[in-house]
RNA sequence: GAUUGAUAAAGGCAAACCCGGCGAAAGCCUGGGACGCAAAGCCACAGGGCCUUCCGGUUAGUGGGUGGCAGCCUGGCUACCGAU
Numbered sequence: 001g002a003u004u005g006a007u008a009a010a011g012g013c014a015a016a017c018c019c020g021g022c023g024a025a026a027g028c029c030u031g032g033g034a035c036g037c038a039a040a041g042c043c044a045c046a047g048g049g050c051c052u053u054c055c056g057g058u059u060a061g062u063g064g065g066u067g068g069c070a071g072c073c074u075g076g077c078u079a080c081c082g083a084u
Base pairs, nucleotide, nucleotide: 002084003083004082005081012037013036017032018031020029021028022027035071041077042076043075046074047073048072049069050068051067053065054064055063
């Protein structure tokens, strides 16, 4: 440096739910809490997908706009320890 991840070591993060707050909503933030995670670290202007909401159109739809999800997948960047 590359590949890899265990029943090792040191640790890390934090689902659902609850208190408080923001938001039209999806959802987000603080605290509590742990379902899980070897990148559950970062990137949403890398691609796809999903969710929210508005407009148009319509029997129903295909479409466009606002916002969101990185713990949906792929991808990019960075990283502890061990093994080969």
The RNA shown here (c-di-GMP-I riboswitch aptamer) has 84 nucleotides and comes from a Bacillota bacterium. The source organism's lineage runs through Bacteria, Bacillati and Bacillota.